[in-house]
Molecule: c-di-GMP-I-GGC riboswitch aptamer
Organism: Planctomycetota bacterium
RNA sequence: UUCGACAAAGGCAAACCCUGAGUGAUCAGGGGACGCAAAGGAAAGGGUCUUCAUAAAUAUUUUCCUGCAAAGGCAGGGAAGUACAAAGACAGCCUUACUACCGAAA
Numbered sequence: 001u002u003c004g005a006c007a008a009a010g011g012c013a014a015a016c017c018c019u020g021a022g023u024g025a026u027c028a029g030g031g032g033a034c035g036c037a038a039a040g041g042a043a044a045g046g047g048u049c050u051u052c053a054u055a056a057a058u059a060u061u062u063u064c065c066u067g068c069a070a071a072g073g074c075a076g077g078g079a080a081g082u083a084c085a086a087a088g089a090c091a092g093c094c095u096u097a098c099u100a101c102c103g104a105a106a
Base pairs, nucleotide, nucleotide: 002106003103004102011036012035016031017030018029019028020027021026034092040098042096044095045094046093047090048089049088050087051086058083059082060081061080062079063078064077065076066075067074068073
């Protein structure tokens, strides 16, 4: 250094509840422990989520109307959702680089 023990000493704290901040994702404090060997700090890459925009076009999904058809379905038209934009949240989703306590085995 890698590594991580039914080790020692300690540490952190999910859900949920209370208070506060925020449109929101979420965050801070208190209680509380599901878990964690980096569950320490950092949004660089991916991912998830939120807000705003959602005018047009494209792609895709759903649905409605009309026509055709024996039916499966096809055609035309309308509506809604999602993707594509911007600003954010999450480090207890993964990767990444940085820092750190202890020391059995290897």